[in-house]
Notes
RNAcentral holds the full RNA, with entries from SILVA. Predicted 3D model of a 547-nucleotide part of an RNA (large-subunit ribosomal RNA, domain I) from Monomorium pharaonis.
Context: one part of a larger RNA
RNA sequence: AGCAUAUGGUGAAUGCCUUGGAAAAUGGAGCCGAAGAAGGACGUGACUACCUGCGAAAAGCAUCGGGGAGCUGGAAGUGAGCUUUGAUCCGGUGAUGUCCGAAUGGGGAAACCUAGUACGAUUUAUCUCGUAUUGUCUGCUAGUGAAUUCAUAGCUAGUUGAUGGGAACCUUGGGAACUGAAACAUCUUAGUACCAAGAGGAAAAGAAAAUAAAAAUGAUUCCCUUAGUAGCGGCGAGCGAACGGGGAAGAGGCCAAACCAAUUUUUGAAUUGGGGUUGUAGGACUUUUGUUAGAGUUACAAAAUUGUUUCAUAGUAGAACAGAUUGGGAAAUCUGAGCAUAGAGGGUGAUACUCCCGUAUACGAAAUGGAAUAAUCUCGAGGAAGUAUCCUGAGUACGGCGAAGCACGUGAAACUUUGUCGGAACCUGCCGAGACCACUCGGUAAGCCUAAAUACUACCAUUUUACCGAUAGUGAACCAGUACCGUGAGGGAAAGGUGAAAAGUACCCCGAGAGGGGAGUGAAAUAGUUCCUGAAACCGUAUGCUU
Numbered sequence: 001a002g003c004a005u006a007u008g009g010u011g012a013a014u015g016c017c018u019u020g021g022a023a024a025a026u027g028g029a030g031c032c033g034a035a036g037a038a039g040g041a042c043g044u045g046a047c048u049a050c051c052u053g054c055g056a057a058a059a060g061c062a063u064c065g066g067g068g069a070g071c072u073g074g075a076a077g078u079g080a081g082c083u084u085u086g087a088u089c090c091g092g093u094g095a096u097g098u099c100c101g102a103a104u105g106g107g108g109a110a111a112c113c114u115a116g117u118a119c120g121a122u123u124u125a126u127c128u129c130g131u132a133u134u135g136u137c138u139g140c141u142a143g144u145g146a147a148u149u150c151a152u153a154g155c156u157a158g159u160u161g162a163u164g165g166g167a168a169c170c171u172u173g174g175g176a177a178c179u180g181a182a183a184c185a186u187c188u189u190a191g192u193a194c195c196a197a198g199a200g201g202a203a204a205a206g207a208a209a210a211u212a213a214a215a216a217u218g219a220u221u222c223c224c225u226u227a228g229u230a231g232c233g234g235c236g237a238g239c240g241a242a243c244g245g246g247g248a249a250g251a252g253g254c255c256a257a258a259c260c261a262a263u264u265u266u267u268g269a270a271u272u273g274g275g276g277u278u279g280u281a282g283g284a285c286u287u288u289u290g291u292u293a294g295a296g297u298u299a300c301a302a303a304a305u306u307g308u309u310u311c312a313u314a315g316u317a318g319a320a321c322a323g324a325u326u327g328g329g330a331a332a333u334c335u336g337a338g339c340a341u342a343g344a345g346g347g348u349g350a351u352a353c354u355c356c357c358g359u360a361u362a363c364g365a366a367a368u369g370g371a372a373u374a375a376u377c378u379c380g381a382g383g384a385a386g387u388a389u390c391c392u393g394a395g396u397a398c399g400g401c402g403a404a405g406c407a408c409g410u411g412a413a414a415c416u417u418u419g420u421c422g423g424a425a426c427c428u429g430c431c432g433a434g435a436c437c438a439c440u441c442g443g444u445a446a447g448c449c450u451a452a453a454u455a456c457u458a459c460c461a462u463u464u465u466a467c468c469g470a471u472a473g474u475g476a477a478c479c480a481g482u483a484c485c486g487u488g489a490g491g492g493a494a495a496g497g498u499g500a501a502a503a504g505u506a507c508c509c510c511g512a513g514a515g516g517g518g519a520g521u522g523a524a525a526u527a528g529u530u531c532c533u534g535a536a537a538c539c540g541u542a543u544g545c546u547u
Stems, first nucleotide, its partner, number of pairs: 001546009015532001016497002020468002022465007029457002031165002039100003042055003046078002050074002061094006070082003105114003115134007135163003139159006169200001170198005180187001184234001210217002221248005231239002252449003255393001259274006279427001281392004285386005294379003304376010315363003321336005337354002339343001345357003398422008408434001429444005484491002504531001507518004
């Protein structure tokens, strides 16, 4: 030095575990904010660095309920206290709530600096301090008021609303490229990603100037189908309907105008009230007849109160087991019982229906909120005949040019939107039925509102898993968006396990200590604090053999 055996060190794999994650289901909730949010800074404890809670009333205050013996958070300890006159704890409603932040008196390098006004405190008087208030824009009301007589602009005051944040869903305004076309330019990717604005619990759409053509259907939305069809397309790559059929849901309303009245009036008209709202044309207008049937808080006019039921936000009751054996420990094994509308699950010194928490089941709210329903309450009419006159949404419909959207790339290109230039008709009217014309049929534009069926899940509750089990699963099981890196935008870790219980090794010895040897605890200490298990690489010790 090698080999073998034994025994250690180092090391962290593996096994087992799970407080954390992942993905779903069902239900709820779907907004918060000038009554100052989201998010922070700084404080706050007897002692307090951090986290959590809270806000100078500061791990809390008041009150109303629940609950019933301990309590003063994680988190020990010392100290001091509280509590059956009901604490701690849980829930409802309030109070307090520094400073920054839309941040809003002004300023500003966020958490700081510094004012005006009114009232108050203090002071001999200032200084100083406290409370309230003072941003901008918009609508409304009032006052005041220029050039400029009236007026208007402006200014001032009061009052209303807005401002900012939020995961996805939604609407609108903008809007790529890689890519595919086996290159590439029309095309595609795609109206996608992304940016901006805005809204809601949903949004958008919506009561036919519709669809159809066998004769009918009867707002919108969503699903299945029609159908990868008809079509579009360097007729390439690709894009890709509708009618119709079957379902989910189901709801229809209000203005403008004609006419009448009132008020104002610059005599042009304006405002308010009544009236009226459609295609079988309707209404005004003239004549005639008639009135309380009904409707309602999501549209249709709009506000609220009360009762009942129910749900949510704390909770309550809740059955039934013993012995022996092994063991450190019984829930194991054996023996004999019991309960079960409860043998879901978790915990307990090993595997528990009957030990604990629970589970099945049955109950429960002073307060606040949601839903349903009833009452109070609120609103409240139409029909017929006539057809002379009036009304029925104008820079609109439509056309030319240029574009865009429609499955449809300019095409034979209708239809919808409109940048620009033109520009009607008025119910004997007008629009559409995919160039256009005729006939026929359908509808009534140029005003507005509208629940449900649909989309999504930041958040709450419950439940589930041929999902993960610490190099996995969230980046994060652990004080993680932390440490750390970067000027910054931004990037972004590692790190779980003693034991049933700290019983965490009193005392003695060696040592400066660290550490170790005894002793002791424990079932176990080769479970002794990065402590379960403890593989391999790597490094020793002992013995044997070989050289």